[in-house]
């Protein structure tokens, strides 16, 4: 330099063809329970790497960039 893959809450991960409030587990915060704590239960907060485009509508399609991994020279 060229090619391929990948990027979703703090962490790990679902989300066939684009469609209704993007879920789950652990973790975090608050509460219930308890003499206290743990456990259990209930509730809440937190996310589509970044910029454009297509579309009535994009995590998903197209494109550029960035990070990571692999291959070729």
């Nucleotide at each position: 330099a060229g090619g391929c893959g990948u990027a979703u809450a703090g962490u790990g991960u679902c989300a066939a063809c684009g469609g209704c409030a993007a879920g789950c587990a652990c973790g975090g915060u608050g509460g219930u329970c308890u003499c206290c704590a743990a456990a259990a239960c209930c509730a809440c907060a937190a996310g589509u790497a970044c910029g454009g485009g297509u579309u009535c509508g994009a995590a998903u399609c197209c494109u550029g960039u960035u990070g990571c991994g692999c291959c070729u020279g």
Transfer RNA from a Lachnospiraceae bacterium, 73 nucleotides, folded computationally. The coordinates come from a structure-prediction model, not an experiment, and the mean pLDDT is 80. It matches the Rfam family "tRNA". Rfam classes the family as a transfer RNA. Lineage of the source: Bacteria > Bacillati > Clostridia > Lachnospirales > Lachnospiraceae.